[in-house]
This is a predicted structure of a 124-nucleotide RNA (FMN riboswitch aptamer (RFN element)) from a bacterium. The sequence was found by an Rfam model in a public genome assembly. The coordinates come from a structure-prediction model, not an experiment, and the mean pLDDT is 83. Its Rfam family is "FMN riboswitch aptamer (RFN element)". Rfam describes the family as follows. The RFN element is a highly conserved domain that is found frequently in the 5'-untranslated regions of prokaryotic mRNAs that encode for flavin mononucleotide (FMN) biosynthesis and transport proteins.
């Protein structure tokens, strides 16, 4: 250094201003935010994964698997290489709740988790 195994820790951000209204952080105008791994070069919108909901199957401690819901980007420039950088213009965002429709509020969640870092052990 590599492979396997085991333990520990960590692992999601965002409504500020104005308008309408009896009432809106939910509507309208402007604003704000961007999990994880990969990809010749840095990615919310290229590929994949995770979280949520539903259905089916297995199992029945409560979990495992499959499918669906289910997302969104182009143009120019530089370069060996970029839908990732620079410039410009766009677009997207689970479920339940609510006096009124929610990416930003409240809730499941002091949860789960892609994965990240570190420690121990075995082997080479």
């Nucleotide at each position: 250094u590599g492979u396997c195994u085991u333990c520990u820790u960590c692992a999601g951000g965002g409504c500020g201003a104005g308008g309408u209204g009896c009432a809106a952080g939910u509507c309208c105008u402007c604003a704000c935010c961007g999990g994880u791994g990969g990809u010749u070069a840095c990615a919310g919108c290229c590929c994949a994964c995770g979280a949520g909901u539903u259905u089916c199957a297995g199992g029945c401690c409560u979990c495992u698997g499959a499918a669906a819901c289910a997302g969104a980007u182009c143009c120019a420039g530089u370069g060996a290489a970029a839908u990732u950088c620079u410039g410009g213009a766009g677009c997207c965002g689970a479920c339940g709740g609510u006096g009124a429709c929610a990416g930003u509020c409240c809730g499941g969640a002091u949860g789960a988790g892609a994965g990240a870092a570190g420690g121990g052990g075995a082997c080479c």